[in-house]
RNA sequence: CCUAACCAAUGGGGGUGCCCGACUAUGAGAGGCGGGCUGAGAGGCGGUGUUGCCAACUCCUGGAACCUGAUCCGGGUUGUUCCGGCGGAGGGAAUUGGGAUGAGUACCAG
Numbered sequence: 001c002c003u004a005a006c007c008a009a010u011g012g013g014g015g016u017g018c019c020c021g022a023c024u025a026u027g028a029g030a031g032g033c034g035g036g037c038u039g040a041g042a043g044g045c046g047g048u049g050u051u052g053c054c055a056a057c058u059c060c061u062g063g064a065a066c067c068u069g070a071u072c073c074g075g076g077u078u079g080u081u082c083c084g085g086c087g088g089a090g091g092g093a094a095u096u097g098g099g100a101u102g103a104g105u106a107c108c109a110g
Base pairs, nucleotide, nucleotide: 001104003102006098007097008096009095010094011060012059013058014057017037018036019035020034021033023031024030043054044053045052046051066091067090068089072085073084074083075082
């Protein structure tokens, strides 16, 4: 001089999809119920073409949580943010304390 993983407190960001079945209803749609798929997470309560609040989960610049690109491309599936590409593209929300009288680096002296 610099200082991690991880932990804590407070604060903040984010997503909540797809399929099947019977029932009700319908010209079609839609609704709740049961079951299934992937995942850390696809849940509850309102208003309702949209969306708001809460819970859990997750992420906060050493940032792939998440968004844009995207009604994207290839593969797979009953189907999907299922897998990969895209992606050394762009955007994207933090401070304090502990960890630490430590680890590391530089210089000087012996």
The RNA shown here (TPP riboswitch aptamer (THI element)) has 110 nucleotides and comes from uncultured Pseudovibrio sp. Lineage of the source: Bacteria > Pseudomonadati > Pseudomonadota > Alphaproteobacteria > Pseudovibrio. Of the family's consensus pairs, 100% are formed in the model.